[in-house]
Predicted 3D model of a 71-nucleotide RNA (transfer RNA) from a Puniceicoccales bacterium. It matches the Rfam family "tRNA". The coordinates come from a structure-prediction model, not an experiment, and the mean pLDDT is 81.

RNA sequence: GCGGGCAUAGUUUAGAGGUAAAACCCAUGCCUUCCAAGCAUGUGUCGUCGGUUCGAUUCCGUCUGCCCGCA
Numbered sequence: 001g002c003g004g005g006c007a008u009a010g011u012u013u014a015g016a017g018g019u020a021a022a023a024c025c026c027a028u029g030c031c032u033u034c035c036a037a038g039c040a041u042g043u044g045u046c047g048u049c050g051g052u053u054c055g056a057u058u059c060c061g062u063c064u065g066c067c068c069g070c071a
Base pairs, nucleotide, nucleotide: 001070002069003068004067005066006065007064010024011023012022013021018054026042027041028040029039030038047063049061050060051059
């Protein structure tokens, strides 16, 4: 220099056009003499900027970051 892949909650990952989801974590309550465990409830999320569309986490492009391959 060229090509390809990935980016979703604090962490690990689903979801691939129509209300963003689970586990762990965190907060509150129940239980317990107390703690842990268990149970219930809750907070919090689509990397940036554009395009397509009635509607974009999803499709297209740009940029940023990371990874892989070629030279």

The source organism's lineage runs through Bacteria, Pseudomonadati, Verrucomicrobiota, Opitutia and Puniceicoccales.